The RNA shown here (c-di-GMP-I riboswitch aptamer) has 85 nucleotides and comes from Aneurinibacillus aneurinilyticus. Its Rfam family is "c-di-GMP-I riboswitch aptamer". Rfam's curators write: GEMM was predicted in a large-scale screen for bacterial structured RNA regulatory elements. The model forms 95% of the base pairs in the Rfam consensus. The sequence is in RNAcentral, with records from MGnify.
RNA sequence: GUUAAUAGCAAACCUUUCGAAAGGUAGGGACGCAAAGCCACGGGCCUAACGCGUUAGUAUACGCAAUGGCAGCCGGGUUGCCGAA
Numbered sequence: 001g002u003u004a005a006u007a008g009c010a011a012a013c014c015u016u017u018c019g020a021a022a023g024g025u026a027g028g029g030a031c032g033c034a035a036a037g038c039c040a041c042g043g044g045c046c047u048a049a050c051g052c053g054u055u056a057g058u059a060u061a062c063g064c065a066a067u068g069g070c071a072g073c074c075g076g077g078u079u080g081c082c083g084a085a
Stems, first nucleotide, its partner, number of pairs: 001082001008033002013028003017024002031072001037078003041075003044070003051064004
């Protein structure tokens, strides 16, 4: 590292399964990706079961809040393929 070559990943959506949810797994599928490999360390974003608070006769509802997530939001860390096309 600009259309080399070879190999790779796979958004939306559908199916599956786990989960309270966000979201994840597996199969199909390709919008894209030079780290779209891996790590939640900083910022950001999503969710709110448990908990706390308010209301209330109870249930419910509403608010707060990661211990749950997103690495395909940005930064950082770390590992790695090709090698002038």